[in-house]
Context: one part of a larger RNA
RNA sequence: GCUUGCGACUUACGUUCAGCAGCGAGGUUAAGCCAGUAGGCGGAGCCGAAGCGAAAGCGAGUGUGAACAGCGCGCUAAGUUGCUGGAAGUAGACCCGAAGCUGAGUGAUCUAUCCAUGUCCAGGUUGAAUCUUCGGUAACACGAAGUGGAGGACCGAACCGGUUCAUGUUGAAAAAUGUUCGGAUGAGGUGUGGAUAGGAGCGAAAGACCAAUCAAACUCAGUGAUAGCUGGUUCUCUUCGAAAUAUCUUGAGGGAUAGCCUUGUGCAUAACUACGUGCCGGGGGUAGAGCUCUGAUUGUUCGAGGGUCCUUUACCUGGAUACCAACAACUGUCAAACUCCAAAUACCGGACACGCCUAUCACAGGAGUCAGACUGCGGGGGAUAAGCUUCGUAGUCGAGAGGGCAACAGCCCAGAUCGCCGGCUAAGGUCCCUAAUUCAAGCUAAGUGGAUCGAAGGAUGUGGAGUUGCGUAAACAGUCAGGAUGUUGGCUCAGAGGCAGCCAUCAUUUAAAGAUCGCGUAAUAGCGCACUGAUCGAGUGAUUCCGCGCCGAAGAUAAUCGGGACUAAGCUUGAAACCGAAGCCGCGAAUAGUACCUUUUGGUAUUAUGGUAGAAGAGCGUUGUAUGAGGAUCGAAGCCGAUUCGUAAGAUGAGGUGGACUUCAUACAAGUGACCAUGCAAGC
Numbered sequence: 001g002c003u004u005g006c007g008a009c010u011u012a013c014g015u016u017c018a019g020c021a022g023c024g025a026g027g028u029u030a031a032g033c034c035a036g037u038a039g040g041c042g043g044a045g046c047c048g049a050a051g052c053g054a055a056a057g058c059g060a061g062u063g064u065g066a067a068c069a070g071c072g073c074g075c076u077a078a079g080u081u082g083c084u085g086g087a088a089g090u091a092g093a094c095c096c097g098a099a100g101c102u103g104a105g106u107g108a109u110c111u112a113u114c115c116a117u118g119u120c121c122a123g124g125u126u127g128a129a130u131c132u133u134c135g136g137u138a139a140c141a142c143g144a145a146g147u148g149g150a151g152g153a154c155c156g157a158a159c160c161g162g163u164u165c166a167u168g169u170u171g172a173a174a175a176a177u178g179u180u181c182g183g184a185u186g187a188g189g190u191g192u193g194g195a196u197a198g199g200a201g202c203g204a205a206a207g208a209c210c211a212a213u214c215a216a217a218c219u220c221a222g223u224g225a226u227a228g229c230u231g232g233u234u235c236u237c238u239u240c241g242a243a244a245u246a247u248c249u250u251g252a253g254g255g256a257u258a259g260c261c262u263u264g265u266g267c268a269u270a271a272c273u274a275c276g277u278g279c280c281g282g283g284g285g286u287a288g289a290g291c292u293c294u295g296a297u298u299g300u301u302c303g304a305g306g307g308u309c310c311u312u313u314a315c316c317u318g319g320a321u322a323c324c325a326a327c328a329a330c331u332g333u334c335a336a337a338c339u340c341c342a343a344a345u346a347c348c349g350g351a352c353a354c355g356c357c358u359a360u361c362a363c364a365g366g367a368g369u370c371a372g373a374c375u376g377c378g379g380g381g382g383a384u385a386a387g388c389u390u391c392g393u394a395g396u397c398g399a400g401a402g403g404g405c406a407a408c409a410g411c412c413c414a415g416a417u418c419g420c421c422g423g424c425u426a427a428g429g430u431c432c433c434u435a436a437u438u439c440a441a442g443c444u445a446a447g448u449g450g451a452u453c454g455a456a457g458g459a460u461g462u463g464g465a466g467u468u469g470c471g472u473a474a475a476c477a478g479u480c481a482g483g484a485u486g487u488u489g490g491c492u493c494a495g496a497g498g499c500a501g502c503c504a505u506c507a508u509u510u511a512a513a514g515a516u517c518g519c520g521u522a523a524u525a526g527c528g529c530a531c532u533g534a535u536c537g538a539g540u541g542a543u544u545c546c547g548c549g550c551c552g553a554a555g556a557u558a559a560u561c562g563g564g565a566c567u568a569a570g571c572u573u574g575a576a577a578c579c580g581a582a583g584c585c586g587c588g589a590a591u592a593g594u595a596c597c598u599u600u601u602g603g604u605a606u607u608a609u610g611g612u613a614g615a616a617g618a619g620c621g622u623u624g625u626a627u628g629a630g631g632a633u634c635g636a637a638g639c640c641g642a643u644u645c646g647u648a649a650g651a652u653g654a655g656g657u658g659g660a661c662u663u664c665a666u667a668c669a670a671g672u673g674a675c676c677a678u679g680c681a682a683g684c
Base pairs, nucleotide, nucleotide: 001684002683003682004681005680006679011091012090013089015087016086017085018084019083020082021081022080023079026047027046028045032041033040034039051058052057061073062072063071064070094232095231097229101222102221103220104219105218106217112196113195114194115193116192117191118190119189120188121186123155124154125153126151131146132145133144134143135142159183160182161181165178166177167176198214201209235619236618237617238616239615240614245258246257247256248255249254259369260368261366262365263364264363265362266361273359275355276354277353278352279350280349281348282347288341289339290338294335295334296333299330300329301328305324306323307321308320309319310318372397373396374395375394376393377392378391379390380389381388402413403412404411417589418588419587420586422585423584424583428579429578430577431564432563433562437576438575439574440573441572442571443570449566457551458550461548462547463546464545465544466543467542468541469540470539478535479534480533481532482531484508485507486506489503490502491501514529517528518527519526590609591608592607593606594605595604596603597602620673622670623669624668625667626666627665628664629663630662631661638657639656640655644651645650
């Protein structure tokens, strides 16, 4: 891992509701006794038939109260006993699962410390004190040589340890092996025997160690501890079908109540119910807009008031002002906490009309839900970031399959009762992969189309629509020629001659020619330009708007439009076809509701039938019991199993195997259904 088997909503008690049954203003017994499969007795007791009040008490009333008022609770509805089922309660209460807490015991053969008694430490080195001799001292001290053999001394085996690296990591080993390294006469190592025990021991102290277990050992018991947590929870079909919100919560991943779901009843020939649309009647201050108010804010005019300066300046005055500037007028703007204005919607109301055709309401039983997600729209937070967060509103997913978007819960289309080798469409598509296409008029040349999107900015890309200048009195472009004189303008300057800089920028000759637009020189010179003539011979410049393109444009596979490929098979516009879904239609079938018909069975018409949590209903199968009917050595159960039947769970069972029991109907009772719990056991 697989297979087979086992494996989870039970039981008791009292309560409440529903169904069924008995009796009924009543219903019913309990213990016990008799009897002994049945049943009988037993009326103590319990529930009900009257309530109200704290009570005395009164009573269809009563309490309060002064009250004949008002108000509260009652009267004007039948219960009770049993069986079955739903639910909550008390119990382990659907099953498995803690870490733990408490008690009683068992452990120091591991390890920590201690006690008693033994034992072990190759070899080499160093050379303390002491002592002896000599020197030395007044004597000591002191010095030298020798002797001697001290030391938690040195090197290094055994022994003890465990520093480094490697290997090992389903190991040879639940801590080792190799290498390397520390101690190695000591606070040394070690044998044997003994002591200390669980909130206790022991600890040269690491919360270490106390038998591979230690921030409280192990075993058993309380014990099925508790688990608002995780996991699991076993057959089928039918009807309906949620929520992820509000309030409160030592509350936030839990709960309670409400909301939303379901079943029953009121209640069916339903209703003055609800809902939608229309109509009618309402209030509003949002969008927008505006600047009246509150604030913010551009410019102009006016210029009170201030500043500065001048003056006949002590003061009072007066004057000037390229300074600042209120109010006001004009002008241009902004606002969630501004409004002189002001929608669309939405919301509220209506004994109106129509539609829908029960969707509304009340009571009673049962729930689940309280993590929501994305998309569009309206906002807040954030950075007008987020597959971000938080509200409102609608949709989808959730709980929704099918078609489209290459793939893709939340986007687009569309809501799957079942069957069909029939038809029509939606979104989206129609060159091939891949079902289905043609025509017409334009645009694009960038593979733009086609990265998820793509900016500011830039450009004789190209198409269209305008406005405007010049032009056969010859434009634009090209070519040839001119482009002069006063004059080197004045100043400045070393120089300044059109062309460093400053000032002025005239006049003349002209077809035309700037006191010069650029290059250039030290300064001149030189080369172009403006401007003019000639040549040539028809268009040529500027500008605005629109369409489609270009650059701007950086990522890791050649790496992509889904691919191939495409110049349309791209884009815009128009026309006509077709394809395309579980949509709609057609044919057949099932179930449920309604209406009509029908003696019943049933028939016709019509509507409905996606579904998680969940509510409700109807069934299949397993084991056993009772009754009845059967089968079986001419072969029971079990096993394999063709076939056939049923909407499903399932049923049937030819034949084979097997070798002795077993089936069906009705009713009852349950240890009643397993792919899943890192489930349990066995086998492989």